[in-house]
RNA sequence: GCCUGCGUAGCUCAGUUGAUAGAGCAUUUGAUUCGUAAUCAAAAGGUCGUCGGUUUGACCCCGGCCGCAGGCU
Numbered sequence: 001g002c003c004u005g006c007g008u009a010g011c012u013c014a015g016u017u018g019a020u021a022g023a024g025c026a027u028u029u030g031a032u033u034c035g036u037a038a039u040c041a042a043a044a045g046g047u048c049g050u051c052g053g054u055u056u057g058a059c060c061c062c063g064g065c066c067g068c069a070g071g072c073u
Base pairs, nucleotide, nucleotide: 001072002071003070004069005068006067007066010025011024012023013022019056027043028042029041030040031039049065050064051063052062053061
């Protein structure tokens, strides 16, 4: 330098042949307990890596860039 894959909540990941973004764990609050753990309920937490393009509408399609992993030279 070229090719391929990946980038979504604090962590691990799901979600897409385009239509208002989710789970588990963790965190906080409440219930339960003499108290803790466990269990149950609820809440909070995301400008979906970034910048553009297409579209009525983009996490999803297209392009550039950044980062990570692998391969070729």

This is a predicted structure of a 73-nucleotide RNA (transfer RNA) from a Nanobdellota archaeon. It matches the Rfam family "tRNA". Rfam classes the family as a transfer RNA. The coordinates come from a structure-prediction model, not an experiment, and the mean pLDDT is 81.